Record summary
This is a predicted structure of a 519-nucleotide part of an RNA (small-subunit ribosomal RNA, 5' domain) from an uncultured Chlorobiota bacterium. Its mean pLDDT, the model's own confidence on a scale to 100, is 81. The RNAcentral record of the full RNA draws on ENA, Greengenes and SILVA.
Context: one part of a larger RNA
């Protein structure tokens, strides 16, 4: 000097930040991922039509709205959390991919023809404490299947050219085989299929760098390499059979310990040293261990299956759960906050849109935890009062312009009145229209907050540490190697500037000290 700090004493306000460093300990409760002009059925409301009926009313159909289930699409792989593991399958920097994939988005070209069988919902029914499971029957689709088309794709064979970096890449052509699609609409549109390219994101490979221990010296059999096969989006012992006997290591292999890495942060003149909270990039993990499914993408925090530990329910047969999301609870600890408001803005998902969802985010609450700013008054005022302390004591010195008193000011706080920006090139409607443009209208959680003006009023707001030297600041009394102090040197045994108290003084100031840690 610094801190995600803690503790002691004290404490007025505001702005901006920060806030479980310990038990990746266990979690009550609520919320944190839904959404939809694809689809059929249901319930309900309104209107219209129709049938029955004298009427009340009931039945049926159509249209429009609403609701909650189901099939289907997209999303749920993002966003948010944590740092267990990991010393290299990570990270940082620089490259490679002629060994690869990429939903949504953009561009270009081409297309969307004909048919079919199911199934959930629903109805009836069976079993079950529950979770749930089964049977029979009906129905739809942008769900599923079959056929056609494609010679731009893919596979095999083959011809010619160009290029490179070894395997090779690429262009043009021939033959054979194979591979698509879905509709909807409010008529404005929206969606679907194939191929090529882009963009974005990702996978894999290589080089260099990346803590301590040699009181860890040898390690390794899929181990190292090979022609082959399988597997993957893709290279590869990634896996397998066979063959060879290699491979790593004192330039530290192997083993052990510790640890997420980086941009950065702190310190320092720098070189360095220490650290890796908040913010940003990457990685890993999601009760513990293992596994795959779906999908463009996961081996998936709020998905599935298996095993285990734990908690809960049970009719004892069997089931349910996973806060290292936001709040919150218990525990641990020196120690770390509200079971708040809103989707107004920014962003995300779905939707043509309106809109829905969003504990992301924006805000508010708590905490002097940190940084910064402001205030606790200003000017005048000597009878140098009283009191206190002290001395060389009828008196002097200090407290001290300090107070009283007079004249002012009005920050913060209180009351009253007004009152934002953040809101737009947004969205929507209309006009015109390829976009664009013009006009109209609407939307604020924060918040009646910030801010401005007015009113009264010095009124409501100062402490903490130190005073032997280092180190700014001294006397008196008490105590008597006691009580105590102390960062180091050291003070205290009867005149203690070092202990305790008082007066005085010094330092910093809404803080001041102490402790811990780093430079």
């Nucleotide at each position: 000097g610094a801190c995600g700090a803690a503790c002691g004493c004290u404490g007025g306000c505001g702005g901006c930040g920060u806030g479980c460093c310990u038990a990746a300990c266990a979690c009550a409760u609520g919320c944190a991922a839904g959404u939809c002009a694809a689809c059929g059925a249901u319930a309900u409301u309104a209107a219209u039509u129709u049938c029955a009926g004298c009427a009340a009313u009931g039945g049926a159909a159509u249209u429009a709205g609403u609701a909650g289930a189901g099939u289907g699409g997209c999303g749920c792989a993002c966003g948010g959390g944590u740092g267990c593991g990991u010393a290299a399958u990570a990270u940082g920097c620089a490259g490679g991919u002629a060994a690869u994939c990429u939903a949504c988005c953009u561009u270009a070209c081409a297309g969307a023809c004909g048919g079919a069988a199911a199934u959930a919902a629903c109805a009836c029914u069976u079993c079950c404490a529950a979770c749930g499971a089964g049977g029979u029957g009906c129905u739809a689709a942008u769900g599923u299947c079959c056929g056609a088309u494609a010679c731009a794709g893919c596979a095999a064979a083959u011809u010619a050219g160009u290029c490179g970096c070894a395997u090779g890449a690429u262009u043009a052509g021939u033959u054979u085989g194979u591979g698509a699609a879905a509709c909807u609409u409010a008529c404005g549109g929206g969606g679907c299929u194939g191929u090529a390219a882009g963009a974005u994101g990702a996978g894999c490979c290589u080089g260099c760098a990346u803590c301590c221990c040699a009181u860890u010296a040898g390690g390794u059999a899929g181990u190292u390499g090979g022609a082959g096969a399988g597997g993957u989006a893709a290279c590869g012992g990634c896996u397998c059979a066979c063959c060879a006997a290699g491979c790593c290591a004192a330039c530290g292999a192997u083993g052990g310990g510790u640890a997420g890495c980086u941009g950065g942060u702190c310190u320092g003149a720098g070189a360095g040293g220490a650290c890796g909270a908040u913010c940003a990039g990457c990685c890993a993990c999601a009760c513990u261990g293992g596994a795959a499914c779906u999908g463009a993408g996961a081996c998936a925090c709020g998905g599935u299956c298996c095993a285990g530990a734990c908690u809960c329910c049970u009719a004892c047969g069997g089931g349910a759960g996973g806060c290292a999301g936001c709040a919150g609870u218990g525990a641990g600890g020196a120690a770390u906050a509200u079971u708040g408001c809103u989707c107004a803005a920014u962003g995300g998902c779905c939707g043509c849109a309106a809109g829905g969802c969003u504990g992301a985010a924006g805000c508010a609450g708590c905490a002097a935890c940190g940084c910064c700013g402001c205030g606790u008054g200003a000017g005048g005022g000597a009878u140098g009062a009283a009191g206190g302390a002290u001395c060389u004591a009828u008196g002097g010195u200090c407290u001290g312009u300090a107070a009283a008193c007079c004249u002012c000011u009005g920050u913060a706080g209180a009351g009253a009145a007004g009152g934002a920006a953040a809101a737009a090139u947004a969205a929507u409607g209309c006009a015109u229209u390829a976009c664009a443009u013009g006009c109209a209208c609407u939307u604020g959680a924060u918040a009646g907050u910030a801010c401005u003006u007015c009113u009264a009023a010095a009124g409501u707001a100062a402490g903490c540490c130190c005073c032997g030297g280092c180190u700014a600041a001294c006397u008196a009394c008490g105590u008597g190697c006691c009580a105590g102090c102390a960062g180091c040197c050291g003070c205290g045994g009867u005149a203690a500037u070092a202990c305790g108290u008082a007066g005085g003084g010094g330092g910093c100031g809404a803080g001041c000290g102490u402790u811990g840690u780093c430079c």